[in-house]
RNA sequence: GGUUCCGUAGCUUAGCCUGAUAGAGCACUCGACUGAUAAUCGAGAGGUCCGGAGUUUAAAUCUCCGCGGGACCA
Numbered sequence: 001g002g003u004u005c006c007g008u009a010g011c012u013u014a015g016c017c018u019g020a021u022a023g024a025g026c027a028c029u030c031g032a033c034u035g036a037u038a039a040u041c042g043a044g045a046g047g048u049c050c051g052g053a054g055u056u057u058a059a060a061u062c063u064c065c066g067c068g069g070g071a072c073c074a
Stems, first nucleotide, its partner, number of pairs: 001073007010026004020057001028044005050066005
């Protein structure tokens, strides 16, 4: 330098193909249970989806550019 994949909550990720309310597990906070912990159960907080532009009534999702990371080729 070329090809290709990935980027969503503190962490791991679903959703993307086929546009229409952003979800789950762990962690965190509060409560129940216990003599007290752990485990378990209930509730809650936490995201404007890597950045920008375009298309569209509507974009995490489609298109383009950029940034970061991985793999392969040279």

The RNA shown here (transfer RNA) has 74 nucleotides and comes from a Candidatus Woesearchaeota archaeon. Its mean pLDDT, the model's own confidence on a scale to 100, is 84. RNAcentral holds the sequence, with entries from ENA. Its Rfam family is "tRNA". Its family is annotated with triplet codon-amino acid adaptor activity in the Gene Ontology. The family's RNA type in Rfam is transfer RNA. Taxonomically the source falls in Candidatus Woesearchaeota (Archaea, Nanobdellati).